[in-house]
RNA sequence: UACAGAGUAGAAAACCAAGCGUAAAGUGUUAACAGACGGGGAGUUGCUGCUUAAACGAAAAGCUUUUGGCUUGCGGUUUGGUUUUCGCAUCCCGCUGAA
Numbered sequence: 001u002a003c004a005g006a007g008u009a010g011a012a013a014a015c016c017a018a019g020c021g022u023a024a025a026g027u028g029u030u031a032a033c034a035g036a037c038g039g040g041g042a043g044u045u046g047c048u049g050c051u052u053a054a055a056c057g058a059a060a061a062g063c064u065u066u067u068g069g070c071u072u073g074c075g076g077u078u079u080g081g082u083u084u085u086c087g088c089a090u091c092c093c094g095c096u097g098a099a
Stems, first nucleotide, its partner, number of pairs: 001099001003097003010086010020075003029054004033049003039093004060072005
């Protein structure tokens, strides 16, 4: 000097468990704001928010000792675990390998 490669946060899917809601929260959408993004620096039109606001919006059924409880469902539901797949948007430097 050129070439090849490794590594994070995390993301998705399936399964399992425990919850929440079904008197509608959550999820999803839009806007604002904030945050994070391989070892170092920068960093978006991407990502996240267990932040705010707005609009939209649903699947209940049965039993019972009936303002309640239980069971089975339902929710693009939450959290945790396991497995698999993907993985710094990108740029510069560094690291490893061999030349």
Model confidence (mean pLDDT): 77 of 100.
The RNA shown here (THF (Tetrahydrofolate) riboswitch aptamer) has 99 nucleotides.
The sequence was found by an Rfam model in a public genome assembly.